A computed fold for a 74-nucleotide RNA from a Planctomycetota bacterium, annotated as transfer RNA. Its mean pLDDT, the model's own confidence on a scale to 100, is 81. It matches the Rfam family "tRNA". About the family: Transfer RNA (tRNA) molecules are approximately 80 nucleotides in length. Rfam links the family to the GO term triplet codon-amino acid adaptor activity. The RNAcentral record of the sequence draws on ENA. Taxonomically the source falls in Planctomycetota (Bacteria, Pseudomonadati).
RNA sequence: GCCCUCAUAGCUCAGUUGGAUAGAGCAGCGCUUUCCUAAAGCGCAGGCCGCAGGUUCGAGCCCUGCUGGGGGCG
Numbered sequence: 001g002c003c004c005u006c007a008u009a010g011c012u013c014a015g016u017u018g019g020a021u022a023g024a025g026c027a028g029c030g031c032u033u034u035c036c037u038a039a040a041g042c043g044c045a046g047g048c049c050g051c052a053g054g055u056u057c058g059a060g061c062c063c064u065g066c067u068g069g070g071g072g073c074g
Stems, first nucleotide, its partner, number of pairs: 001073007010026004019057001028044005050066005
């Protein structure tokens, strides 16, 4: 230098022909239960999807550039 791949909540991930409110588990907070703790149950909060553009009526999803992680070739 070239190619492939990944980037979504504090962490691990789903979202697979673009379609209406972006989800799960764990962690966090509150409540129930208990003498207390743990476990269990219920609920709440937390992300404008790496950044900037583009396509489209509509983009986490498609296209381009850039940034960062991983891998391969020279």